[in-house]
This record gives sequence, structure tokens and C1' cells, in this order.
RNA sequence: GUUGAAAAAGGCAAACCAUUUGAAAGAAUGGGACGCAAAGUCAUGGGUCUAAGGUAAGGGGCUUUUCUCAUUAUGAUCGCCAGACUACCAAAA
Repeated sequence: GUUGAAAAAGGCAAACCAUUUGAAAGAAUGGGACGCAAAGUCAUGGGUCUAAGGUAAGGGGCUUUUCUCAUUAUGAUCGCCAGACUACCAAAA
């Protein structure tokens, strides 16, 4: 460096529930295990999710506000895929 999780030592923790936080997607903590050989770290590329704020259109009210719809990450997701970095054990070389 490659391959693998059979063995050994272990590790992580889906859904769901409680609390907190956020406009939301989501996140954090605790419980809990669906699974994971990188389900360790990184938002770099793609995908997906949300749309507070911004923009455009239309309706209502009246001179500036409200509702609807569309669009848009500076937001999120690494347990979606790829990539980068790091890593226990074993086997063969």
C1' cells in the first nucleotide's frame, strides 16, 4: 500500500421518545438500536431538503400593508454518491 471483518479488543448509533434550539430543513443532550469495516473528520464536486431574508407576478385593502404563488442559499444533509485526510485488527504479497 491492497483486501477483508472470519477471529480478538472495541467503536459508532437509524427510527422513535423526552428536553433544548431554529422561520424551516435540521442540530445538540439523554434514552434507544435499524444497521455500519471507516456510520471517524472535512460541505470540495454532484444530488436532495428547507426558504427566514431577497426578487418577480397576481389578488385584497388603500399609499403603504397584507395574502397567495413562483424563484433564490449566505442555511442544512458526510448514515445520498464521489473526492480529500486520518485510523484498530487480521490475511496474502
The RNA shown here (c-di-GMP-I-GGC riboswitch aptamer) has 93 nucleotides and comes from Aquibacillus sediminis. It was read from a public genome assembly, where an Rfam model found it. The source organism's lineage runs through Bacteria, Bacilli, Caryophanales, Bacillaceae and Aquibacillus. The prediction has a mean pLDDT of 84.